[in-house]
RNA sequence: GAAAACGGCAAACCUGGCGAAAGCCAGGGACGCAAAGCCACGGACCUACCCUGGCUUGCCUGUAGGGCAAGCAGUAUGGCCGCCGGGCUGCCGAA
Numbered sequence: 001g002a003a004a005a006c007g008g009c010a011a012a013c014c015u016g017g018c019g020a021a022a023g024c025c026a027g028g029g030a031c032g033c034a035a036a037g038c039c040a041c042g043g044a045c046c047u048a049c050c051c052u053g054g055c056u057u058g059c060c061u062g063u064a065g066g067g068c069a070a071g072c073a074g075u076a077u078g079g080c081c082g083c084c085g086g087g088c089u090g091c092c093g094a095a
Stems, first nucleotide, its partner, number of pairs: 001092001008033002013028006031082001037088003041085003045079002051074002055071007
């Protein structure tokens, strides 16, 4: 980073699988990408199985109280590199 060359990757969606979910893997498929190659280091964003407990509703009880169920809220050690920044590596060759 162009009006070039050899090529590369693969969004949405569909099928199968894993997962609580976000999402990921494989096949098909191309919206696009000059790093849309790799890394979760910083930020943003996504999810909430477990956990927390101020709250709401209902149920049980031996009713000061306690327990259970559902919902709400919070929460990352889960996710995302095709959100941004950063790090590492790479093809071609006009300025």
A computed fold for a 95-nucleotide RNA from a soil metagenome, annotated as c-di-GMP-I riboswitch aptamer. Its Rfam family is "c-di-GMP-I riboswitch aptamer". Rfam 15.1 lists 5,092 matches to the family in 1,772 species. The RNAcentral record of the sequence draws on MGnify. The coordinates come from a structure-prediction model, not an experiment, and the mean pLDDT is 83. Of the family's consensus pairs, 90% are formed in the model.